[in-house]
Molecule: transfer RNA
Organism: Blochmannia endosymbiont of Camponotus (Colobopsis) obliquus
RNA sequence: GCCGAUAUAGCUCAUUAUGGCAGAGCAGCGCAUUCGUAAUGCGCAGGUGAUAGGUUCAAAUCCUAUUAUCGGCA
Numbered sequence: 001g002c003c004g005a006u007a008u009a010g011c012u013c014a015u016u017a018u019g020g021c022a023g024a025g026c027a028g029c030g031c032a033u034u035c036g037u038a039a040u041g042c043g044c045a046g047g048u049g050a051u052a053g054g055u056u057c058a059a060a061u062c063c064u065a066u067u068a069u070c071g072g073c074a
Stems, first nucleotide, its partner, number of pairs: 001073007010026004020057001028044005050066005
């Protein structure tokens, strides 16, 4: 230099094919339970979906460019 993959909550990941209210587990907080803690149950909070632009009534999802990480080729 060329090609490919990945980027979504504090962490690990779904959701993308077929555009239509962004989710789960763990972690955090509150309550219940307990003599107390742990465990358990219920609830709450947490997201510009890497960045920018485009298409569309509507984009995490489609298109383009860029950035970062990983891999392959030279």